Transfer RNA from Sphingomonas montana, 74 nucleotides, folded computationally. Lineage of the source: Bacteria > Pseudomonadota > Alphaproteobacteria > Sphingomonadaceae > Sphingomonas. It matches the Rfam family "tRNA". Rfam classes the family as a transfer RNA.

RNA sequence: GCACCGAUAGCUCAGCUGGAUAGAGCACUGCCCUCCGAAGGCAGGGGUCGGGGAUUCGAAUUCCUCUCGGUGCA
Numbered sequence: 001g002c003a004c005c006g007a008u009a010g011c012u013c014a015g016c017u018g019g020a021u022a023g024a025g026c027a028c029u030g031c032c033c034u035c036c037g038a039a040g041g042c043a044g045g046g047g048u049c050g051g052g053g054a055u056u057c058g059a060a061u062u063c064c065u066c067u068c069g070g071u072g073c074a
């Protein structure tokens, strides 16, 4: 330098045939339970989907570009 893969909640990830209220587990907060904890049960908060453009009635999902990480080839 070129090619490919990845970036979504605090963490690990799903969702990528474009239709919408963005999800799961763990973690966190409150309540129940308990003498107190743990475990268990119930409820809740938290994300503008790496940044910027474009296409579209509509984009996490398609296209372009940039950044970061990984792999391969020179």
Stems, first nucleotide, its partner, number of pairs: 001073007010026004019057001028044005050066005